Record summary
RNAcentral holds the full RNA, with entries from SILVA. Small-subunit ribosomal RNA, 3' minor domain from Mycoemilia scoparia, 160 nucleotides, folded computationally. Its mean pLDDT, the model's own confidence on a scale to 100, is 81.
Context: one part of a larger RNA
RNA sequence: CACCGCCCGUCGCUACUACCGAUUGAAUGGCUUAGUGAGUCCUCUGGACUGGCGCCGGUUGGCUGGCAACGGCUGACUGAUGCUGGGAAGUUGGGCAAACUUGGUCAUUUAGAGGAAGUAAAAGUCGUAACAAGGUUUCCGUAGGUGAACCUGCGGAAGG
Numbered sequence: 001c002a003c004c005g006c007c008c009g010u011c012g013c014u015a016c017u018a019c020c021g022a023u024u025g026a027a028u029g030g031c032u033u034a035g036u037g038a039g040u041c042c043u044c045u046g047g048a049c050u051g052g053c054g055c056c057g058g059u060u061g062g063c064u065g066g067c068a069a070c071g072g073c074u075g076a077c078u079g080a081u082g083c084u085g086g087g088a089a090g091u092u093g094g095g096c097a098a099a100c101u102u103g104g105u106c107a108u109u110u111a112g113a114g115g116a117a118g119u120a121a122a123a124g125u126c127g128u129a130a131c132a133a134g135g136u137u138u139c140c141g142u143a144g145g146u147g148a149a150c151c152u153g154c155g156g157a158a159g160g
Stems, first nucleotide, its partner, number of pairs: 003134001005131001008127002011124001014120004019115002023111001025110008034101003039096004045090001049086006056079010137158009
């Protein structure tokens, strides 16, 4: 900038923010029912393989006694068998238990057509509600109604 003023609400555009939201939405994590279950420990066993000792033999070497028959000592290899020890795989029952699967529950995060708000906001649209007796004085309470500001009824106030 001073009525060619000031100013109110609906509607519409754009952007942003949070909210609701079908999707029996999604992801992650905690706890947990059920199932599977690596691993580990204990246990019932098992006994591949292997050590020691004993007894009875077989083959063979050395020393030695004996006239001889036949013995004694000692070593190597080997067969059968007894006692005893170590001991892998496997195996019985049980304990602990990682992890996985399927559910449950809780928490956090997150997608979402659409809905309904707020803000930017000053400007666009429709009107002109308020400010002057603002052209129906204004305002408060309450009830009803209406594109919108608002209108009407009742009661009240004066900031008439």
Its Rfam family is "Eukaryotic small subunit ribosomal RNA".